This is a predicted structure of a 1469-nucleotide RNA (small-subunit ribosomal RNA) from Trichopus zeylanicus subsp. travancoricus.
The sequence is in RNAcentral, with records from SILVA.
[in-house]
C1' cells in the first nucleotide's frame, strides 16, 4: 500500500470477497514450566447447606458459670446506645435532568474539627423476671415487682416564630484513689456527604402528525428540609409541535475499550463515578440519612411446613446445586497486611479484603539441548535408473544443566518498645544426578510464502472468492517443504481495507439518479461606500474537565508483561481582558442587481365572436349501361331493383393545402384559413424615477398531451373492440371488406408520457468562423444593396478545458459560487400491506423475507444479417451428356448370425483404407493344443546342426527309431543351432485420434495473413492492409502519418507446342549401290530419339487512361498478353480422419485380450440408400473384307511360328535381360451385304446341361468356353449433376496389386471430335469496404411468456391462541392523612366530677390487587388462495436482438391459451 472476480479482450461504474488488527469467546487437534491478569454475554430461571453485621457489663436492672465459702474473673436473654441507608451483588427497568458537562439558589446534614453557653428542681412506669394460662407451632396473653445514658413536667436560654406585644422549646450520666478521661444537650462556623433547577448534549422509525383538562400561567389555602400545580379551591385558556411534539422500537448512562493516518465507526466485561433494582406489585415505620438486599404491614405468585385452626421463607452477597446454554471456577484458607462496624479499651465482627485451588481464557517470559561429526549408513520419497532429496539431521565423539529430581540453607511483606504471616519451608541461594522430563497444529491453484507421486474419476468430496474433480500442483494418503510454535487452526462478532454515505472525501445527458412545468411561503445566500456594537471570528490569562488508562521520564520485580512515583497533554462548556479585517446589528448615503413610467417594435402567444373556400361522405335529378372495388395473388363487399364514371343542386359535420424554414411565441403541456374584441409576456432605445426591493425554494398552491370516465349535444371522414374474407401448421395478428364506442363542443373529474436537451434555477467569467430571427447606431445614397457594429434569441463548426468514452465545447456536460430536488449492486418491486386521493380506471407515499456474483455503459476485434455498395467462380444463365425409373456389378445402412472383425458418416464417408478375402491375409466364429512361449536379449545345464523312417491324429503337435561328430583354435574355448531348467521378460490389429508425434481431408490455389520501426488512442486496438483507378491476383500505379519488411500471389520446376546445335543404335533412309525385306554397304539430309540452347517481355504501331498503372485493337510471329496442363496449398478453421501403416505416454490382459492348427465368417438378404456398367436402339445391330496409334509390361517371365480342340485352352519352345523379340488384333472408322419398327436378329440378366484353367484344395465362393434358356427395359415424378476447346460426348490400347480371380473399379495412353456464353436481375458459395447487433461454444447463436412437476420464503384469509399499552365501570388490602366522643387511658392541670394529651374502634380521601366492557398495537399459528423466486435434457409457440423478418419502446384503453395484438398521443435509445 493493495487483490481477486462481469468480457474474446478493454477502459468506467457497481457490488461480492480477501489479505491486517482485535475479543469475558466457544470448538477442533495438540500442550512442559513460571509470573500477571480474567472468567454465566443464555433463565432479574429456581435454589438444598453453610457462612456474608454487628458491637458495647465503662449506660441499666437482673441471671448464670467457675470457687469449700467471699471477693476478683468470664459469660449472658432482655431494657437501653450506635450500627445496620456502607460495604458486597446486578443492569430488569429507564430515552429520562437518568447520566455527562458548565452554572445556580430557596435547603437539610448523625459520627468528625474549630469555638461559645449549659447540663436546675422533680415525676411516673415499661420489660427482664414470678405466678396462672392459650396454641401442633410460629407466636402469645392476664396479674403482680423493678433499674437506667429508655420516658414524662417545671424552670431557664446570644436559638426560634413574629412588625410588635407576646409565644415556643434542652440536657444523662459512666470509669477511676485522684488528676483526669469518655459521654449529653444547646448555639456559631468549617469540612465532607445529601437534596432541588437550570443552559448544552445524549439511538430508530413520519407507512407515528397533532399532544394535553392538574393541562398552561395567576390568586387564596394548605403541604415540604427546600423551590414548586407538590396538593386543592376559583377564576382565565393557555401550552407544545416539522428546529420533529405525541406514539412505537430498542438500549442502562460515563471515564473508558478496540479498529483507524485522521475525521470518524463499533462498544460500555474486568477497574473507578453517578444511577436504578432486591421474588412481583403498593405502603409508609423508625432514623441525620430509606420509603430500607440479609427491617415492618398488605395483596399476588412459588416453595416448605401443619395437628388444616394456621403459620415460615425470598443467594442480582460468598462458595455451591438444578435447568438454559456453544459457554464461564473451590459448597478452599486467614483476618497477618488494607479498610469499616461497636467499644474508654483489650478484644469482638468483616465470603470487603489478603491468599492459595482449578482452567492455555488472554498476555509476557523461558525451555525441549551447543559443538564437531560423509563411509555422504540404513530407511523412505522421487527418477532421465546416471542419481537426487530427507540430510550434519541420526548414529558416534565431547560439552553444557535453564529446566527436572533430590539434599541443605532460607526471606522481604511487621508498622508502633515488644509479641504478631494466611501465603509458605513459598520465592530466592548453595550442592548432587544426568541429555537427562519436555512439539505440535495448520497450509503449500491464485490472491499467498511453500510441490510431487499414488489412489479416486463431477463419484467420493473440498470451497472465504473464483472454482477443482480421467495423466486433479484444488479432493485422500504419502514424501517433500512454508510461515507460526505451547499452540495452531476453524467459527461467531467488531472495525479498517469501503472515496460501497465521501465534513475532510463521491455522484445524477447514456452506467443508479434533475420533480412534467411555473408561482410563491418558512428556511439557506445575498451588490457598492462609511459609522455603531462585539453575537459569530480571533487572541491572553483564569477556573474546570475525578481517580485508573494513553503518552513521557525515572524507578521496583534477574528481564519482559506488571506495579510504583513524577510529569504532561487535552477537545468540551464556563468566566475575563483585548482586537475589529470578515459575517451579523444599528445607522447614513450610492446605483452597476431589480423594479416604475416614456417611445418603438416581431410574433400559430391566450380567450370569445364573426366569416370563408377546396375536399370527403350522404341525399334528390339527369346522362349512360357493365362492372367497381380490392390485393403479392385474391375473396369478402357493392352493382341490370342501373353501381363506378360524368353533370347539376342540397345538407352535415370536421380538418385548414400552397406559403413552410435548420423559421416565430408561450413556463411546460402547447400553438397555423380570414377577421373583429379584450388580454398576458418579451424585446430594442433614450435616461427621467424607487433605491438591494434580489436568488432559490421543503411543505403549499397553479398549469398539465393522448388515453379514460360522469352528464348534455353532436357524429362527415377515422377508428380500439366486434363480424366476414384471405394468409397459414395454426393466426384470435401483419393485407381486405365492413364497422361501435372514442375522436368534436359544453361543463366537471383523472394527473400520468421516451411529459426528453433523457441535461433543475440564478448570477459571473473564459479563443475563434460561419449561418438564421427581432430590433438599433455608424457610413453610404436620391433610394435599396454593399460595409463596419451593438443588443435579445436561435443553429452549425471547432481550440482551450472536461469526459469512461461517445462526446459537450459563451446556449457548457470548461472554470467557480448560492439554493432545491434526488441516487448508493442486480432481481424480487413501483409489488406487499398501510396512509391519503379518485365516480372508477388508477395515481401518490413505499418495504421485508428469499435468491444471484454478478448487473450495467461506452468503445474495439470477429461472427452473422429475409442491412447496403463493389467484384470473382460451370454459381445461375446459354448449351451438350447424364443420375433418379430397368438389369446386374461394387461399396454403406439396417437386419440376420456362433462370426458376419475393424474403421470412415452433410458438403470434406458410401468402386473409400482394400494397387485385388477360397486356404494364408485375417484382426472375427466354433473346436483342438501351447505357457519364458511363434519373435528378442541375457543366466546356466546338455546336444553340433541339417536329414530320414514308422505309429498317432482333421492339422498343430505327441510318442518312437537310424544316421551323422562337420568349422575355427593359444587346447582353455569359440562361432552357428537344437533341446531342459529358473528369473527378468516377450506379445496384445486391447482402449483413449477428447493425452500426442507425423501424416492426409477440407475451407481454396481463395488471396489472402502478419510483423520492426513509426504515429494515433487511457486501453482493448487503430494505421500501415482504407481511398481514386487496375488487375486472374493486398498484381501494379497514384494519392495517403506512415516507412520498410516477411509467409502467400507471380516467377523459378515438369510435360506438351516452334526452332538452332550436338550425338547417331536397336531408330532413320534423300541422293548412289543391293535384297524377298533399310536386308547389308553407306550416309548425318529428313524423321525420330537423348541432351544442350534460343523463343514471348505488353518489346513495337496506333487508340483510350491521370502525362501513371493498365485497357482495347493491329503488325509481326511456331505460339499474345499466366501459351495449354501439372506439381506446388500461407496465417488460420472444423477437439475434422487415423492408437488398425509407423511412433508413443497412459489405462488393460499375462494357463490369456498372447501363440499355434483346422473348419467356419468377412460373400447372409424382406429392404434403404450411393457410385457405376450394360441397355433400352435404324448416326443402331449381325457377317464378310480393308487401314492408321500413343505410353506402357515381360526370366519363378513374355511367349512367335506350327500341330489340335466349334471354344476356353492344351502340346511345341524358335525369338527376347528388350528403340532388336513378345505381349499385339487396335477400335470406332472406311467398304459391301442382310434385317426393317417389332420386347424384335433390340437387350443379355436369369437358368440347365457340358467343359477349360490357376490353384494342396474352385462345395459355401474364382475367371473362362460351348450348347440352351431369353427377365425387365421402348430415354425415365419431384429433384439432381458433370463440363468453356483438342473441353464435353464417344471408341479402343496399356499398367501395377496379382499363383489365378470376382477390374464394370483404379491410375495412364493416344483415335475420332462438337455446341453455347445475352448478361449479372435471381439461387449456391467467396472476398474487400460499411452499417446494426441484447451474438463471442459466435444464428445450429442469444432470449421473453403461460402450462405441467418439485422446493423455498412471502402476501390475503372464515377465523383462533397469547402478549404489551392506555381507558369506562365495579370492588377495594395495607397504610398515611383527615373527621369522630361508640370504648379506653400512667406521668401535665385539677386532686372531686373533670380537662388537656394519647390509643383502639368506626367513616371519608386516595388507591394496589382482582373483576368486567369496548377499543389500539404486536407476535404466532390457519382450511383454502395469489403472485415471486430457484431447479434437469418437460409442453406450446416465438415476442425481443440484424430492417429479427409488420422498426422498437412510453402512457393509456380495449382484446387475446401465451409471449402479445389492435387504437389514439409521444420519442429515437
Nucleotide at each position: 500500500a493493495g487483490a481477486g472476480u462481469u468480457c474474446g479482450a478493454u477502459c468506467c461504474u457497481g457490488g461480492c470477497u480477501c489479505a491486517g488488527g482485535a475479543u469475558g469467546a466457544a470448538u477442533g487437534c495438540u500442550g512442559g514450566c513460571g509470573g500477571c491478569a480474567u472468567g454465566c454475554u443464555u433463565a432479574a430461571c429456581a435454589c438444598a447447606u453453610g457462612c456474608a453485621a454487628g458491637u458495647c457489663g465503662g449506660a441499666c436492672g437482673g441471671g448464670a458459670a467457675g470457687u469449700g465459702g467471699u471477693g476478683u474473673u468470664u459469660c449472658c436473654a432482655g431494657u437501653g446506645g450506635c450500627a445496620g441507608a456502607u460495604g458486597a451483588g446486578u443492569g430488569a427497568g429507564u430515552a429520562a435532568c437518568g447520566c455527562a458537562u458548565a452554572a445556580g439558589a430557596a435547603c437539610c446534614u448523625g459520627c468528625c474539627c474549630u469555638u461559645g453557653u449549659g447540663a436546675g428542681u422533680g415525676g411516673a412506669a415499661c420489660a427482664u423476671u414470678a405466678a396462672c394460662u392459650a396454641g401442633a407451632a410460629a407466636u402469645g396473653g392476664u396479674u403482680g415487682c423493678u433499674a437506667a445514658u429508655a420516658c414524662c413536667c417545671c424552670a431557664u436560654a446570644g436559638g426560634c416564630u413574629g412588625a410588635g406585644g407576646a409565644g415556643c422549646a434542652a440536657a444523662a450520666g459512666g470509669a477511676g484513689g485522684a488528676a483526669u478521661c469518655c459521654a449529653c444537650c444547646u448555639g456559631a462556623g468549617g469540612a465532607g456527604g445529601g437534596g432541588c433547577u437550570c443552559g448544552c448534549a445524549u439511538c430508530u422509525g413520519a407507512u407515528u402528525a397533532g399532544c394535553u383538562a392538574g393541562u398552561u400561567g395567576g390568586u387564596g389555602a394548605g403541604g415540604c428540609a427546600a423551590u414548586a400545580g407538590c396538593u386543592u379551591a376559583c377564576g382565565a385558556a393557555g401550552g407544545u409541535g416539522a428546529u420533529g411534539a405525541u406514539c412505537a422500537g430498542u438500549a442502562g448512562c460515563u471515564g473508558g475499550u478496540c479498529c483507524g493516518a485522521g475525521a470518524g465507526g463499533a462498544u460500555g466485561a474486568u477497574c473507578a463515578g453517578a444511577c436504578a433494582c432486591a421474588c412481583u406489585g403498593g405502603g409508609a415505620c423508625u432514623g441525620a440519612g430509606a420509603c430500607a438486599c440479609a427491617g415492618c404491614c398488605c395483596a399476588g405468585a412459588c416453595u416448605c411446613u401443619u395437628a388444616u385452626g394456621g403459620g415460615a421463607g425470598g443467594c442480582a452477597g460468598c462458595a455451591g446445586u438444578c435447568g438454559u446454554g456453544a459457554a464461564u471456577u473451590u459448597u478452599c484458607u486467614g483476618c497477618a497486611a488494607u479498610g469499616g462496624g461497636g467499644g474508654a479499651a483489650a478484644g469482638c465482627c468483616u465470603a470487603a479484603u489478603g491468599g492459595a485451588g482449578a482452567a492455555a481464557u488472554g498476555u509476557u517470559g523461558u525451555g525441549u539441548g551447543g559443538a564437531g561429526g560423509u563411509a555422504g549408513a540404513a530407511g523412505g520419497c522421487c527418477c532421465a535408473u546416471g542419481g537426487g532429496u530427507c540430510a550434519u539431521g541420526a548414529a558416534c565423539u565431547u560439552c553444557u544443566u535453564u529446566u527436572c529430581u533430590u539434599a541443605g540453607a532460607g526471606a522481604a511483606g511487621a508498622a508502633g518498645c515488644a509479641a504478631u504471616g494466611a501465603c509458605g519451608g513459598u520465592a530466592u541461594c548453595u550442592g548432587a544426578g544426568g541429555a537427562a522430563u519436555a512439539a505440535g497444529a495448520a497450509u503449500c491453484a491464485g490472491a499467498u510464502a511453500a510441490c510431487u507421486c499414488u489412489a479416486u474419476g463431477c463419484c467420493a468430496g473440498u470451497a472465504g472468492c473464483c472454482a477443482c474433480a480421467u495423466a486433479a500442483g484444488a479432493c485422500a494418503g504419502a514424501g517433500g517443504a512454508u510461515g507460526c510454535a505451547a499452540g495452531c487452526a476453524u467459527u461467531a462478532u467488531u472495525u479498517a481495507g469501503a472515496a460501497u454515505g465521501a465534513u475532510u472525501g463521491g455522484g445524477c445527458g447514456u452506467a443508479a439518479a434533475g420533480c412534467a412545468u411555473c408561482u410563491g411561503u418558512a428556511g439557506g445566500u445575498g451588490g457598492c461606500u462609511u459609522u455603531u456594537c462585539a453575537a459569530g471570528u480571533c487572541u491572553g490569562c483564569c477556573a474546570u474537565c475525578a481517580a485508573a488508562u494513553c503518552c513521557c521520564a525515572g524507578g521496583g520485580c534477574u528481564c519482559a508483561a506488571c506495579c510504583c512515583u513524577a510529569g504532561a497533554c487535552a477537545a468540551g462548556c464556563g468566566g475575563u481582558g483585548g482586537a475589529a479585517a470578515c459575517u451579523a446589528c444599528c445607522a447614513a448615503g450610492c446605483u452597476g442587481g431589480a423594479g416604475u413610467a416614456u417611445a418603438g417594435u416581431a410574433g400559430g402567444g391566450g380567450c370569445a365572436g364573426a366569416g370563408g373556400g377546396a375536399a370527403u361522405u350522404u341525399c334528390c335529378g339527369a346522362u349512360g349501361g357493365a362492372g367497381c372495388a380490392g390485393u403479392g395473388a385474391a375473396a369478402u363487399g357493392c352493382g341490370u331493383a342501373g353501381a363506378g364514371a360524368u353533370c347539376g343542386g342540397a345538407a352535415a359535420g370536421a380538418a385548414c393545402a400552397c406559403c413552410a424554414a435548420u423559421g416565430g411565441c408561450a413556463a411546460a403541456a402547447g400553438c397555423a384559413c380570414u377577421u373583429u374584441g379584450c388580454u398576458a409576456g418579451g424585446c430594442c432605445a433614450a435616461c427621467a424615477c424607487u433605491a438591494a426591493c434580489a436568488c432559490u425554494g421543503a411543505g403549499a398552491g397553479a398549469u398539465g398531451a393522448a388515453a379514460g370516465c360522469u352528464a348534455g349535444g353532436g357524429g362527415a371522414g377515422c377508428a380500439a373492440a366486434u363480424g366476414g374474407g384471405a394468409u397459414u401448421a395454426g393466426a384470435u395478428a401483419c393485407c381486405c371488406c365492413a364497422g361501435u364506442a372514442g375522436u368534436c363542443c359544453u361543463a366537471g373529474c383523472c394527473g400520468u408520457a421516451a411529459a426528453u436537451g433523457a441535461u433543475g434555477g440564478a448570477u459571473a467569467c473564459u479563443a475563434a468562423g460561419c449561418g438564421c430571427u427581432a430590433u438599433g447606431c455608424g457610413u453610404a445614397u436620391c433610394g435599396a444593396c454593399c460595409c463596419a457594429u451593438g443588443c435579445a434569441g436561435u443553429g452549425c463548426u471547432a481550440u482551450a478545458g472536461c469526459u469512461a468514452a461517445c462526446g459537450c465545447a459563451u446556449u457548457a456536460a470548461a472554470c467557480a459560487u448560492c439554493c432545491c430536488a434526488u441516487c448508493c449492486g442486480g432481481g424480487g418491486a413501483g409489488u406487499a400491506c398501510a396512509u391519503u386521493u379518485g365516480c372508477a380506471a388508477g395515481a401518490a407515499u413505499g418495504a421485508a423475507a428469499c435468491u444471484c456474483a454478478a448487473a450495467g455503459g461506452a468503445a474495439u476485434u470477429g461472427a452473422u444479417g429475409g442491412g447496403g455498395u463493389c467484384c470473382c467462380g460451370c454459381a445461375c444463365a446459354a448449351g451438350c451428356g447424364g443420375u433418379g425409373g430397368a438389369g446386374c456389378a461394387u461399396g454403406u445402412g439396417g437386419u440376420u448370425u456362433a462370426a458376419u472383425u475393424c474403421g470412415a458418416u452433410g458438403u470434406a464417408a458410401a468402386g473409400c483404407a482394400a494397387a485385388g478375402a477360397a486356404c494364408c491375409u485375417u484382426a472375427c466364429c466354433a473346436a483342438g493344443g501351447c505357457u519364458u512361449g511363434a519373435c528378442a536379449u541375457a543366466u546356466u545345464g546338455u546336444g553340433a546342426a541339417u536329414c530320414c523312417u514308422c505309429u498317432u491324429g482333421a492339422a498343430a503337435g505327441a510318442g518312437a527309431g537310424g544316421g551323422g561328430u562337420g568349422c575355427c583354435c593359444u587346447c582353455g574355448g569359440g562361432a552357428a543351432u537344437g533341446u531342459g531348467a529358473a528369473c527378468a521378460c516377450a506379445g496384445g490389429u486391447g482402449g483413449u485420434g477428447c493425452a500426442u508425434g507425423g501424416c492426409u481431408g477440407u475451407c481454396a490455389u481463395c488471396a489472402g495473413c502478419u510483423u520492426g520501426u513509426g504515429u494515433c488512442a487511457u486501453a482493448a486496438g487503430g494505421u500501415g492492409u482504407u481511398g481514386g483507378g487496375u488487375u486472374a491476383a493486398g498484381u501494379c500505379c497514384c494519392g495517403c502519418a506512415a516507412u520498410g519488411a516477411g509467409c502467400g500471389c507471380a516467377a523459378u520446376c515438369c510435360u506438351c507446342g516452334u526452332g538452332u546445335u550436338u550425338a547417331g543404335u536397336u531408330a532413320c533412309c534423300a541422293u548412289c549401290a543391293u535384297u524377298a525385306a533399310g536386308u547389308u554397304u553407306g550416309g548425318a539430309a529428313c524423321c525420330u530419339u537423348g541432351a544442350a540452347c534460343a523463343g514471348a517481355c505488353u518489346g513495337u504501331c496506333g487508340g483510350u487512361g491521370a502525362u501513371a498503372a493498365g485497357c482495347c485493337a493491329g503488325a509481326g510471329g511456331a505460339a499474345g498478353g499466366u501459351g495449354a496442363g501439372g506439381a506446388u496449398g500461407a496465417u488460420c478453421u472444423c477437439a475434422a480422419g487415423u492408437c488398425a501403416u509407423c511412433a508413443u505416454g497412459c489405462c488393460c490382459c499375462c494357463u490369456a485380450u498372447g501363440c499355434c492348427u483346422u473348419g467356419g465368417g468377412c460373400g447372409a438378404c424382406a429392404c434403404a440408400c450411393a457410385u457405376g456398367c450394360u441397355a433400352c436402339a435404324a448416326u443402331u445391330g449381325g457377317c464378310a473384307g480393308g487401314a492408321c496409334a500413343a505410353a506402357g509390361g515381360g526370366u519363378u517371365g513374355c511367349a512367335a511360328u506350327c500341330c489340335u480342340g466349334u471354344g476356353a485352352g492344351g502340346g511345341u519352345g524358335a525369338g527376347c535381360u528388350a528403340a532388336c523379340u513378345c505381349c499385339a488384333a487396335a477400335a470406332a472408322c472406311c467398304c459391301a451385304u442382310c434385317c426393317u419398327u417389332a420386347g424384335u436378329u433390340u437387350u443379355g440378366a436369369u437358368u440347365g446341361c457340358a467343359g477349360u484353367u490357376u490353384g494342396c484344395a474352385a462345395c459355401u465362393u474364382g475367371c473362362c468356353u460351348c450348347c440352351a434358356u431369353g427377365a425387365a427395359g421402348c430415354c425415365g415424378a419431384a429433384a439432381u449433376u458433370g463440363c468453356u476447346a483438342g473441353u464435353a460426348a464417344u471408341c479402343a490400347c496399356c499398367g501395377a496389386u496379382c499363383a489365378g480371380c470376382c477390374a464394370u473399379a483404379c491410375g495412364a495412353u493416344a483415335g475420332u471430335g462438337a455446341a453455347u456464353u445475352c448478361a449479372u436481375u435471381c439461387u449456391c458459395g467467396g472476398g474487400c469496404c460499411u452499417u446494426g447487433u441484447a451474438c463471442a461454444c459466435a444464428c445450429c447463436g442469444c432470449u421473453a411468456g403461460u402450462c405441467a412437476c418439485a422446493c423455498u420464503a412471502u402476501g390475503g384469509g372464515a377465523g383462533u391462541u397469547g402478549g404489551c399499552c392506555a381507558u369506562g365501570c365495579c370492588c377495594g388490602a395495607a397504610a398515611u392523612c383527615a373527621u369522630u366522643a361508640c370504648c379506653u387511658u400512667a406521668a401535665c392541670c385539677a386532686c372531686a366530677a373533670g380537662g388537656a394529651g394519647g390509643g383502639g374502634g368506626a367513616u371519608g380521601c386516595c388507591a394496589a390487587a382482582g373483576g368486567u366492557g369496548g377499543g389500539g398495537c404486536u407476535a404466532g399459528u390457519g382450511a383454502c388462495u395469489a403472485g415471486a423466486g430457484u431447479g434437469a435434457a418437460g409442453u406450446c409457440g416465438u415476442a425481443a436482438u440484424a430492417a429479427g423478418g409488420u422498426a422498437g419502446c412510453c402512457a393509456u384503453a380495449c382484446u387475446a391459451g401465451a409471449a402479445a395484438g389492435u387504437g389514439c398521443g409521444g420519442c429515437u435509445g